[in-house]
RNA sequence: UGUCCUGUAGCUCAGUGGUUAGAGCACUCGACUCGUAAGCGAGAGUACCUGGGUUCGAUUCCCGGCAGGGUAA
Numbered sequence: 001u002g003u004c005c006u007g008u009a010g011c012u013c014a015g016u017g018g019u020u021a022g023a024g025c026a027c028u029c030g031a032c033u034c035g036u037a038a039g040c041g042a043g044a045g046u047a048c049c050u051g052g053g054u055u056c057g058a059u060u061c062c063c064g065g066c067a068g069g070g071u072a073a
Stems, first nucleotide, its partner, number of pairs: 001072007010025004018056001027043004049065005
């Protein structure tokens, strides 16, 4: 430098052109326990990398940028 992939919650990931964006773990509270953990019940969570385009409508499609990774020289 070329090319390909990825970017969504604290972490690991799912997901769809439209109505409230989800799961597991983690976190908080409750109950349980002599106490702790596990399991159980409930809850909260300023989450779609960034700029533009297409569209009635974009987290989703297109282009650029940024970051990370693979690969070729």

Overview: Transfer RNA from Callorhinchus milii, 73 nucleotides, folded computationally. The RNAcentral record of the sequence draws on Rfam. Rfam family: tRNA. It is annotated as a transfer RNA. Rfam links the family to the GO term triplet codon-amino acid adaptor activity.